[in-house]
């Protein structure tokens, strides 16, 4: 330098194929339970979906560019 893949909650990821209300588990906080802790149960908070632009009534999703990471080739 080139090819491919990935970037979504504090962490691990789904959702992208086929555009239409942003989710799960763990973690955190609150309550219940317990003499107390843990377990268990119920609930809550937390995201400008890497960045910029385009298409569209509507973009995490499609298109273009940039950045970062991984991998392969040179």
């Nucleotide at each position: 330098g080139g090819g491919c893949g990935c970037g979504u909650a504090g962490c691990u990821c789904a959702g992208c194929u086929u555009g239409g209300a942003a989710g799960a588990g763990c973690a955190u906080c609150u309550g219940a339970c317990c003499u107390g802790c843990a377990c268990u149960c119920a609930g809550a908070g937390g995201g400008c979906c890497a960045c910029g632009g385009g298409u569209u009534c509507a973009a995490a999703u499609c298109c273009c560019g940039u950045c970062g990471c991984g991998u392969c080739c040179a």